[in-house]
Context: one part of a larger RNA
Molecule: large-subunit ribosomal RNA, domain IV
Organism: Dehalococcoidales bacterium
RNA sequence: CUCUUGUUAAGGAACUCGGCAAAUUAUCCCCGUAACUUCGGGAGAAGGGGAGCCGCAGAGUGUGAUUAUCCUUGCGAUAUGAGCACUAGGCGGCCGCAGAGAAAUGGCCCAGGCGACUGUUUAGCAAAAACACAGCACUAUGCUAAGCCGUCAAGGCAAUGUAUAUGGUGUGAUGCCUGCCCAAUGCCAAAAGGUCAAGGUGGAUUGUUAGCUUCGGCGAAGCAUGAAACUCAAGCCCUGGUGAAUGGCGGCCGUAACUAUAACGGUCCUAAGGUAGCGAAAUUCCUUGUCGGGUAAGUUCCGACCUGCACGAAUGGCAUAACGAUCUGGGCGCUGUCUCAACAAGAGACUCG
Numbered sequence: 001c002u003c004u005u006g007u008u009a010a011g012g013a014a015c016u017c018g019g020c021a022a023a024u025u026a027u028c029c030c031c032g033u034a035a036c037u038u039c040g041g042g043a044g045a046a047g048g049g050g051a052g053c054c055g056c057a058g059a060g061u062g063u064g065a066u067u068a069u070c071c072u073u074g075c076g077a078u079a080u081g082a083g084c085a086c087u088a089g090g091c092g093g094c095c096g097c098a099g100a101g102a103a104a105u106g107g108c109c110c111a112g113g114c115g116a117c118u119g120u121u122u123a124g125c126a127a128a129a130a131c132a133c134a135g136c137a138c139u140a141u142g143c144u145a146a147g148c149c150g151u152c153a154a155g156g157c158a159a160u161g162u163a164u165a166u167g168g169u170g171u172g173a174u175g176c177c178u179g180c181c182c183a184a185u186g187c188c189a190a191a192a193g194g195u196c197a198a199g200g201u202g203g204a205u206u207g208u209u210a211g212c213u214u215c216g217g218c219g220a221a222g223c224a225u226g227a228a229a230c231u232c233a234a235g236c237c238c239u240g241g242u243g244a245a246u247g248g249c250g251g252c253c254g255u256a257a258c259u260a261u262a263a264c265g266g267u268c269c270u271a272a273g274g275u276a277g278c279g280a281a282a283u284u285c286c287u288u289g290u291c292g293g294g295u296a297a298g299u300u301c302c303g304a305c306c307u308g309c310a311c312g313a314a315u316g317g318c319a320u321a322a323c324g325a326u327c328u329g330g331g332c333g334c335u336g337u338c339u340c341a342a343c344a345a346g347a348g349a350c351u352c353g
Base pairs, nucleotide, nucleotide: 001348002347003346004345005344006343007342008341010339011338014337019334027051028050029049030048031047036041038173052094053093054092055091056090059087060086061085062084063083067079068078069077070076071074095099107332108331109330110329111328112327113326114324115323119131120130135171136170137169138168139167140166141165147157148156149155174319175318176317177316179249180248181247184246185245186242187241188240189239193237194236195235199231200230206224207223208222211218212217250268251267252266253265254264277311278308289305290304291303292302293301
């Protein structure tokens, strides 16, 4: 010097990104206990007091030695209550620095964000606000169910279930709610029309030649070539519906008897122009916005404002008791975190051997 421990004057977070680490607290009994609340909780809230040993007297509980009485003479009934054990108090005394004498054994409070909760997760850098969840909603499925596995199979799961069932999707307890847009994309429905494949059907045309010929040609049947018209499913177009489907939810100008602002008006565009609630937010660039609170001093925090660069309603909105090895800010207690370091013990390093 390094590591692991222990103790420390005065101060007590001045340390630091941050009380990280350490310290405090801790057991049992009694008293006492706020806001808020889903009336269960919160709560061990918080905050106080007591606790050892010896002696004395009484009380209570359990057990029931002994003795007595009675009769229906029994493994009877009634009364008595020694001794022992235990319980909770009372009074008095004793010792130490210290009586839950060691060990084990919650620090607490206030406010906010997120997630309701218990739970689950990156075996080996992340335990969370992520996942799940009960609840809610939409959707599919009528049974040889939908969906899934399997070779478009047999067969199986679903299910020895039957729409209060099963599958899929989204949201995520609870409370109050969940606005407008169907133009686009998707889905559903309807079948009038348009388009439309293979297939079915198969015309004209053309090639060839028996024959005819005015020698220029004409040309039956057959064989070949050729593919028109007609017929024809889904889909698409078309029509309508549908948002707890994918999604979307404007601009400019003017206006009130101070000023400012604009309930109001005009105009352009759109499928419709963001409703309630919330808002510098896990979202705010400008920004350390402005005001208030807390501090001597506060880019964080809390309460407001609204000018929302770029919140917003089941990609849920806003509240919310309880809960959390969650995140953020503050306070009390406590401390070697620090002012500022010191000493001690052990293990190394180092020297000698």